[in-house]
Notes: Transfer RNA from a Microcaldota archaeon, 76 nucleotides, folded computationally. The organism belongs to Microcaldota, within Archaea. The sequence is in RNAcentral, with records from ENA. The prediction has a mean pLDDT of 80. It matches the Rfam family "tRNA". The family's RNA type in Rfam is transfer RNA.
RNA sequence: GGGCUCGUAGCUCAGCUUGGAUCAGAGUGAGUGGCUUCGAACCACUAGGUCAGGGGUUCAAAUCCCCUCGAGCCCG
Repeated sequence: GGGCUCGUAGCUCAGCUUGGAUCAGAGUGAGUGGCUUCGAACCACUAGGUCAGGGGUUCAAAUCCCCUCGAGCCCG
């Protein structure tokens, strides 16, 4: 330099292929409460997201297209 895969909550990941409304979900972690003599475990609730960044297409984009940034793998 060229090619491929990927970037979504503090962390690990769904959702992308086939665009669709309402708050983008799960586990774990965090906070509060319950339970308990106290704690752990368990139960309930709450908060937490510019969907890597920008632009485009569209009535509508996490999802399609382009560019940039970053990570990994392969080729030279």